[in-house]
């Protein structure tokens, strides 16, 4: 330099044929429980869906360009 993959909570990962309130799990925080820690349980929080345009009545999802990281041709 070209071609193709991944990018969604701090971490891992789901997310249907675009459908209208983005979901789990581990951590973290609080709270029960205990003499206490742990371990259970239960609760709340936590998202720029990689940026940035388009298309649509509606985009995490579909086009384009950028951006990282990653394979494989040269």
């Nucleotide at each position: 330099g070209g071609u193709c993959c991944u990018g969604u909570a701090g971490c891992u990962u789901a997310g249907u044929u675009g459908g209208u309130u983005a979901a789990a799990g581990c951590a973290g925080c609080g709270a029960a429980c205990u003499c206490a820690u742990a371990a259970u349980u239960c609760g709340a929080c936590g998202a720029u869906c990689g940026c940035a345009g388009g298309u649509u009545c509606a985009a995490g999802u579909c086009c384009u360009g950028c951006c990282a990281g990653g394979a494989c041709c040269a």
Predicted 3D model of a 74-nucleotide RNA (transfer RNA) from a Gemmatimonadota bacterium. Taxonomically the source falls in Gemmatimonadota (Bacteria, Pseudomonadati). Its mean pLDDT, the model's own confidence on a scale to 100, is 82. It matches the Rfam family "tRNA". Rfam describes the family as follows. Transfer RNA (tRNA) molecules are approximately 80 nucleotides in length.